Small-subunit ribosomal RNA from an uncultured Bacteroidaceae bacterium, 1487 nucleotides, folded computationally.
Its mean pLDDT, the model's own confidence on a scale to 100, is 84.
RNA sequence: AGAGUUUGAUCCUGGCUCAGGAUGAACGCUAGCGGCAGGCCUAACACAUGCAAGUCGAGGGGUAAGGUUCAGCUUGCUGAACACACGACCGGCGCACGGGUGAGUAUCGCGUUUGCAACCUACCUUUAACUGGAGCAUAGCUCCCGGAAACGGGAAUUAAUACUCCAUAAUGUUCAGUCAGGGCAUCCUGAUUGAACCAAAGCUCAGGCGGUUAAGGAUGGGCAUGCGUGACAUUAGCUUGUUGGUGAGGUAACGGCUCACCAAGGCUACGAUGUCUAGGGGGUCUGAGAGGAUGAUCCCCCACACUGGUACUGAGACACGGACCAGACUCCUACGGGAGGCAGCAGUGAGGAAUAUUGGGCAAUGGACGCAAGUCUGACCCAGCCAUGCCGCGUGCAGGAUGACAGCCCUAUGGGUUGUAAACUGCUUUUGUACAAGAAGAAACCUGCGAUCGUGAUCGUAGUUGACGGUACUGUACGAAUAAGCAUCGGCUAACUCCGUGCCAGCAGCCGCGGUAAUACGGAGGAUGCAAGCGUUAUCCGGAUUUAUUGGGUUUAAAGGGUGUGUAGGCGGGACAAUAAGUCAGCGGUGAAAUCUCUCGGCUUAACCGGGAAACUGCCAUUGAUACUGUUGUCCUUGAGUACAGUUGAGGUGGGCGGAAUGUGUAAUGUAGCGGUGAAAUGCUUAGAUAUUACACAGAACGCCAAUUGCGAAGGCAGCUCACUAAACUGUUACUGACGCUGAUGCACGAAAGCGUGGGGAGCGAACAGGAUUAGAUACCCUGGUAGUCCACGCUGUAAACUAUGAAUACUCGAUGUGUGCGACACAUUGUACGCGUCUGAGCGAAAGCAUUAAGUAUUCCACCUGGGGAGUACGGUCGCAAGAUUGAAACUCAAAGGAAUUGACGGGGGCCCGCACAAGCGGAGGAACAUGUGGUUUAAUUCGAUGAUACGCGAGGAACCUUACCUGGGCUUAAAUGCAGAACGAUGUACCGGGAAACUGGUAUUCCCUUCGGGGCGGCUUGCAAGGUGCUGCAUGGUUGUCGUCAGCUCGUGCCGUGAGGUGUCGGGUUAAGUCCCAUAACGAGCGCAACCCCUAUCGUUAGUUGCCAGCGGGUAAUGCCGGGGACUCAUGGGAUACUGCCGGUGACAAACCGGAGGAAGGUGGGGAUGACGUCAAGUCAGCAUGCCCCUUAUGUCCAGGGCUACAAACGUGCUACAAUGGUCGGUACAAAGGGCUGCAAUACCGCGAGGUGGAGCGAAUCCCAUAAAGUGCGUCUCGGUUCGGAUUGGAGGCUGAAACUCGCCUCCAUGAAGCUGGAGUUGCUAGUAAUCGCGGAUCAGCAAUGCCGCGGUGAAUACGUUCCCGGGCCUUGUACACACCGCCCGUCACACCACGAAAGUCGGUAACACCCGAAGCCGGUGGGCUAACCCGCAAGGGACGCAGCCGUCGAAGGUGGGAUUGGUGAUUGGGGUGAAGUCGUAACA
Repeated sequence: AGAGUUUGAUCCUGGCUCAGGAUGAACGCUAGCGGCAGGCCUAACACAUGCAAGUCGAGGGGUAAGGUUCAGCUUGCUGAACACACGACCGGCGCACGGGUGAGUAUCGCGUUUGCAACCUACCUUUAACUGGAGCAUAGCUCCCGGAAACGGGAAUUAAUACUCCAUAAUGUUCAGUCAGGGCAUCCUGAUUGAACCAAAGCUCAGGCGGUUAAGGAUGGGCAUGCGUGACAUUAGCUUGUUGGUGAGGUAACGGCUCACCAAGGCUACGAUGUCUAGGGGGUCUGAGAGGAUGAUCCCCCACACUGGUACUGAGACACGGACCAGACUCCUACGGGAGGCAGCAGUGAGGAAUAUUGGGCAAUGGACGCAAGUCUGACCCAGCCAUGCCGCGUGCAGGAUGACAGCCCUAUGGGUUGUAAACUGCUUUUGUACAAGAAGAAACCUGCGAUCGUGAUCGUAGUUGACGGUACUGUACGAAUAAGCAUCGGCUAACUCCGUGCCAGCAGCCGCGGUAAUACGGAGGAUGCAAGCGUUAUCCGGAUUUAUUGGGUUUAAAGGGUGUGUAGGCGGGACAAUAAGUCAGCGGUGAAAUCUCUCGGCUUAACCGGGAAACUGCCAUUGAUACUGUUGUCCUUGAGUACAGUUGAGGUGGGCGGAAUGUGUAAUGUAGCGGUGAAAUGCUUAGAUAUUACACAGAACGCCAAUUGCGAAGGCAGCUCACUAAACUGUUACUGACGCUGAUGCACGAAAGCGUGGGGAGCGAACAGGAUUAGAUACCCUGGUAGUCCACGCUGUAAACUAUGAAUACUCGAUGUGUGCGACACAUUGUACGCGUCUGAGCGAAAGCAUUAAGUAUUCCACCUGGGGAGUACGGUCGCAAGAUUGAAACUCAAAGGAAUUGACGGGGGCCCGCACAAGCGGAGGAACAUGUGGUUUAAUUCGAUGAUACGCGAGGAACCUUACCUGGGCUUAAAUGCAGAACGAUGUACCGGGAAACUGGUAUUCCCUUCGGGGCGGCUUGCAAGGUGCUGCAUGGUUGUCGUCAGCUCGUGCCGUGAGGUGUCGGGUUAAGUCCCAUAACGAGCGCAACCCCUAUCGUUAGUUGCCAGCGGGUAAUGCCGGGGACUCAUGGGAUACUGCCGGUGACAAACCGGAGGAAGGUGGGGAUGACGUCAAGUCAGCAUGCCCCUUAUGUCCAGGGCUACAAACGUGCUACAAUGGUCGGUACAAAGGGCUGCAAUACCGCGAGGUGGAGCGAAUCCCAUAAAGUGCGUCUCGGUUCGGAUUGGAGGCUGAAACUCGCCUCCAUGAAGCUGGAGUUGCUAGUAAUCGCGGAUCAGCAAUGCCGCGGUGAAUACGUUCCCGGGCCUUGUACACACCGCCCGUCACACCACGAAAGUCGGUAACACCCGAAGCCGGUGGGCUAACCCGCAAGGGACGCAGCCGUCGAAGGUGGGAUUGGUGAUUGGGGUGAAGUCGUAACA
C1' cells in the first nucleotide's frame, strides 16, 4: 500500500466482498510447563447455609460463661476472692468509611473553568481560656403477670463521661451606636461602647487520657456558574410556582425552596416541548491524522440497595447488612399473630452460547474502637478452578545417502516423493522424576536496657511476630528420556496430485464450484501457514476520499428547487482614525493518579512492576501586538440606484374593428352520385345530396410578412387599432454615496389536463357508437360524436416546467453571422455597448463534449445527491370540493443497477455493389407407374450412423451365404496375431469310424530333428500374464470432410491517434471478377487470401515416326496401309511459340481503367480443371483409421446354422419411363471420344427366335478383343384412339452366375397390357459448345436388383429491358436495452408455492400524564379536658411552666374511578410487493 466482482472487451460512476488490528468473549478439534493479569456482558430474577461492624471494664451498675488462687467437704460439687476476664444492660465512638451494582437519570448528572461578600465540617492539628457546685431519674438486677413465638406489661431498687439546674464567661451569638479601612451590587473587615443570652465530665498506673468555649489550619462536603455532553421535526409550539417583584417562613447556606400578595412574564428553528435510547469521565480499541466505535478490569464522580413513600438519630444519611408505612413475594405459627430482603464474600436455583472455591490468614497494607495489650475486618494479602488473554520456555542438538528396507502416494515402470527424515554414532539436560538445603517479603507496635535534651518525646540496642510455604530459588543423581496440534491448498491468498461421487451428496467470505477425466464436494498422499495452540462465529475500527473539516459531487452516471420577490441568516468596494471581540505572541494557574511516549532501573528474559522526564493538542487569568476580520466614526466613487434625452420589441391588461376559411340557414342552377380508404364499408343523397352562385348568421383561429428573428423572471407571447402599464438598451456623467450579492421559512406567478358556478359552442375532438383490419383488435385507419377546447370568476400547483446546465461578480486565445442603438468616415469600410447564434484553441471532462452565453480559472450564498428494487409506495402530518399534491420511511430482496465510448451482430434503417438472386427464356420435379433413400409403423430382429440450407440414388463404388455390426438357436473360454514364464507331452498332418444343421465334439491307426545324453530346437495342448470388444462418450481428441464460399476478405511490424477497449493502415474519389489497380492520405511496409506459376483444351513451328498415318512412287487383293517405302497430312511423344490492353481512336484527373477498332486460331481472366485465407456452425465421423477415459471378461469377446437388414396402411426426398405424330414401328445407311481386358477380353465359325451355348485365332494390348455408337439420314407404315402411345403387373417357358436364387438375383422368349392424355398451391436447374437431347465406357462385382455414381463424345438452342422486389453475400454509414449476438432481449395480467409488509370489525397489554375519590407512615400546624421525675411557687397537699399521648387539619405513596394520548402484540378478511421449475394469454419496450 491494495485486491476480487457489472462488460465480448474498455474507461468511469457505484455498491457488495476480502486481506489488518482488537475482544470480559463463545463454539469445534487439540493440549507439556511457568510468570503476570482477567473471569454473570443474560434475569436491578429468586435465594438455603455460613461469614462480611464492631469496639471500649482506663465512662457505669455489675457478674451469665471461662481462668487463677483459696476455703469447705458428700473427690466433684459448693462457696469466696482476683486493676484475670466479661454475656446481656446504661453510656461513648464507629456503623454516612470500606465492599457491590448500573435499574433510574439527556441532567449542573458528568467533564472542565470560575465563584460563595450565601455555607457546614466529628475525629486530627495550632493558639487562647476554662473544667466550680447541685439535683432528679432510668436500663440492668430482683419479684409478679401475659404470649406458641416475636416480644410485652406491672412493682420495687440502683449507677455513670446518660439527663437536668445554678455559677463563672467573651475574642462567641443577637440587638443598638461610634470610628477607620477596603471592595464586587447586596456589602466586607477591623477597632470601640452598651445591653441581653449561652459552657463543661470525669477516669487514672499520678506520667497522662479526656471534657467545654472561642479563633485559625487541614480534610471532607454543600451550593451557584460559563462552555461541552445521543437520536428523531413523520415531536413546533411549551409553561401557572410558570417568569419576575415585595414580604414572611424554612435551610448549614443562596434561591419560588415554600407561602401570601402584585405584575404577566419565561423558553423556542443556534431546536423549546415530547418520544426513544443511555450512568458520565480519566481512559480503551482502531486510524497516517482528523475522526469513528466504546465506557469490562484500575482510578474519580453520580445514582441505587425487594418496589414506592417517609422522616428520625447524627458533624455527616433521608442511611445496602437502621426505623416506620404501603405493595408484591417467601418463610414460621398453637391461626391469635410474627419474621425476611446477597446489586457484600463464597454458594444454590433459574435464565443463557457463556463466566470460578460454601478455601487460608489478619503475617503485610488499610480501616473501626481502645492509653495499650488487643479485638473486629469475605477491605485486603494469599491459595484453588478456567489456554480467557499477554509474555516466556520446552518437546532436543550435531553428524549421518546405498538418497536403505518396508509402508502410503504418484508414475511414462526408468523412476519420483515422504527424506537427513529414520536406523546408527556422538553430545546436552532447560523441562521431568528423586533427594538435599532453603529464602526475601519483618518495618514497627510492645517489653527490657542504654543515650540525649528534659520530665515527655526522640534515637540506639536486644527480644517477640509469616497465611502464602518447606513455596520461589539453589545443588546432586538419572535419562532423549515426560511433551504437537490445528486450519488451509480455484482466484483474491502462501500451498497439487490421485481416487470416489456425477447439478447427487455437498462446498461457499465475494466471484462461484458439482450434470463421468472436479487442483473448488468426500478421502488419501504431499505441501503451505501458524503453533500450545489453531480455526469458526459474533461485535468494533480500518481499508471506505463509501457523509469528503482535512477530503466528494450535481449536462448525460444518484443529484439544480418550475420562476421570481424577499424575511432571518451568510458573505460583502476604496481611504483614514479609534478600539482590541475574533486572531497572534509572552507569562501565570489548572489540566488528579494510573494509562500512552521516551529514558533509567527491579524480577535469569519478557509480559509485569517501579523511578524520572515528556505529554495531556484543553480551560481560565494576565500582559502585549494590530496586518486581516469585527465594531465605531469621518470621507470617497468605481459597485448599486436616480435624473435627463432617445431607441426597441408577438412584454402585460382592457376595449373597438377586420378579411380569408369552415359550418349552418334561405333562395337559385343542376343531376346521380358524394364521401372515404392500401382496398372497402359504415355515413350523406331522387323528400334532390356533392358541385356552383347569391344573401344571412355563428363561433374559433389569425395566411403572406416570418427569420437560425424579437420580447418576457419563468410559464409564455403573433390580424389591425386605441387607452393604461412594465422592462431593457444607448447616450450625457448631473445627483445619492456601498444603499450591494445570495436567500432557509414566507409571499406571488406558474403550460396542458382537471374541478366548481354561469355563459358560449363553428371546427377539432378523450369517452361512446358504428364500419373496416385481424387468429383476436376493447388499437392503429374510416364515418359520426359527448365532455372539453372559447369567455368571466374561483380552485388545482403539476410537466422531458430542459440549456436535462441555480444566482451573482471578476478574469482568460481567435474566426464568423445576425438583432437594436451610438459614433467615425473617402460613399470601399470600420469602432463601441448590450443581446441572439455557429465554429475552433488553451484548459477542463469518464468520454461524448463544453469552450467570454464555460461544463475553464477563482470567490460568495442557496438547493440537492450517497447502490438497484421495494417506492415517490405505506403510515402520519399539511393543503385541496375532488382528482390529487407536498413531506416521505421500513421489512424484505439482489450483486449488481448505471454513464460514455469500442468491436461485432442485427434492423419489416439508409447508400453503393455483386451472384441463374429476381426478371427474360429453355427444360424439369410436384399428378401416374416403377426404382431407390428416409421418416413412421410393424417385427424375435427389421444392426448402426447421417436430420433446415450443409440428412434423405448419403457412409454403401454394388446385403441371396459371406459381408453383418442385428435376431433365434447351438457351441468355445481364448477363434486369429505376438511375446514372456512355468508344467507335462511328441506331436502337427494323414486315413478311417460315430453324433450333429454346422460349428464343434468322441474314438482308432500312423508319424519329428540335433545331442557332449544333462539337455536343446520345433510343434501343438495346457496354466498365468497379455488379449478381444462395430460396447459408451465426435460435448475429452487426432486426422479428415461439409457449409458460408472461389465470397474478397483476414491480419501483422513499425509509426501516429486515443486514459483505454481500440482506431489508423483496410477509410475517401475512381476502377475491377477481385483489398484488382490508380490517385489522394499519419501512415509506411509486409504476410495469408485474389491473380499468376501447374494440368487439360483451342493455333502454329520444331523433335523423334511404331503398334498410328498414306499425299506422292511402286507392288498386290474380291476388298482392306495388305506389302515395299514415305514424314507430306491426321495423330501421337517431348520441348517450344503465341495474348501483353502490346497497337490505333475516344472517354477519363496527364492516372488506373473503360468503350470501340485493327491484326490474329484465340482479346481483354480465351474455355475448363486443380487450387478453398482468418474463421463460423461444441456442424459430421470413436462404424474407415488412430486415440484418452469409462464399461464387459464362461461375455457387450468368439465360432456356426437359419432368419433379418428386401416387412408396408398412409407420408416425404431423389430418379427412371411415359402420357405420344418434332412421335411410334419396320428394315437400309453414316459419323465418335474416352475407357477396360489373363481367375480376363474374346474374334472368325457352328447351334439356339433369344438370353445364351459349343469352341477357340489373337491380345498383358496406339497391334487383338469388348465394339453394331445412338440421335441423324433416306424409304415405308401408323392417323389422334388409352391407340401400332405407355409399359407396370401377372401367367407360362427358358438362360446365366453361384455350395445354394423360397424368403431375396439378373436376363431372354411367348402371353397379359394397369395407371397415365402434360400434372394444384407452390418449387427447381441452366447464360454457350451451356441448357436440352442421343448414345458409349468404367469402378464395385461370382452374379446383380445401376433407372445410381464417375467419365466420354454426337447433335445443339432460346433469353438477359434491367436491379424496384424475393434469397444470399461484400463495403460504407446509422440506431440498439442484443454479445448464447433477433431463433436475441424483454413486459404485464392470470394460475400455483413461499416470505416480509400495509389496511381491518375488533381484541389483549405496556408507558407517561390529567381529573376526581380515598388517604398509610411521617414532618409541620392547631388543640390537648387525659398523662407528666428534674425547673419555679409552696412546709405539704397542690399549682404553674415544659413535654407527651390522643384528636383535628395541610401535604402526601399506594389504591380506586373516568375519558383521552401514545406505543406494542394479535385478528376473519383484504391490498399491493418480493422470490420461485421449461405453467397460461398476448407481444408493450430495445432496430